[in-house]
Transfer RNA from a Candidatus Dojkabacteria bacterium, 74 nucleotides, folded computationally. It was read from a public genome assembly. It matches the Rfam family "tRNA". Rfam links the family to the GO term triplet codon-amino acid adaptor activity. Model confidence (mean pLDDT): 81 of 100.
RNA sequence: CGGGGCGUAGCUUAAUUGGCUAAAGUUCACGGCUGGGGGUCGUGCGAGUGCAGGUUCGAGUCCUGUCGCCCCGA
Numbered sequence: 001c002g003g004g005g006c007g008u009a010g011c012u013u014a015a016u017u018g019g020c021u022a023a024a025g026u027u028c029a030c031g032g033c034u035g036g037g038g039g040u041c042g043u044g045c046g047a048g049u050g051c052a053g054g055u056u057c058g059a060g061u062c063c064u065g066u067c068g069c070c071c072c073g074a
Base pairs, nucleotide, nucleotide: 001073002072003071004070005069006068007067010026011025012024013023019057028044029043030042031041032040033039050066051065052064053063054062
């Protein structure tokens, strides 16, 4: 320098024909069961999808640029 892959709650992952109010587990907070702990059950908080634009009635999903990480080539 060229090509490819991956970026979504604190963490791990879904959502893949563009129709979705972005979902689940875990963590955390509160409460029930228990003498307490652990365990289990219930409720709740938390992300607008790496960033910036574009297309569209509608974008996590498509297009462009860019940043980070990984792989391949030179």